[in-house]
RNA sequence: GCGUCCAUAGCUCAGUCGGUAGAGCACCUGCCUUUUAAGCAGAGGGUCGUAGGUUCGAUUCCUACUGGACGCA
Numbered sequence: 001g002c003g004u005c006c007a008u009a010g011c012u013c014a015g016u017c018g019g020u021a022g023a024g025c026a027c028c029u030g031c032c033u034u035u036u037a038a039g040c041a042g043a044g045g046g047u048c049g050u051a052g053g054u055u056c057g058a059u060u061c062c063u064a065c066u067g068g069a070c071g072c073a
Base pairs, nucleotide, nucleotide: 001072002071003070004069005068006067007066010025011024012023013022019056028042029041030040031039049065050064051063052062053061
């Protein structure tokens, strides 16, 4: 330098043909327990890496950039 893949909640990840985003764990509250842990119930938490484009509508399609992983030279 060229190519491929990845970027979504605090963490690990889902999200299939474009239609107002979810799970597990963690954190918080309550119940239970002498207390903790475990168990049960509930709540909060996301401008979907950044900037544009297409579209009535984009996490999803297109382009560029940023960061990371791998391959080739």
Molecule: transfer RNA
Organism: Candidatus Tayloriibacteriota bacterium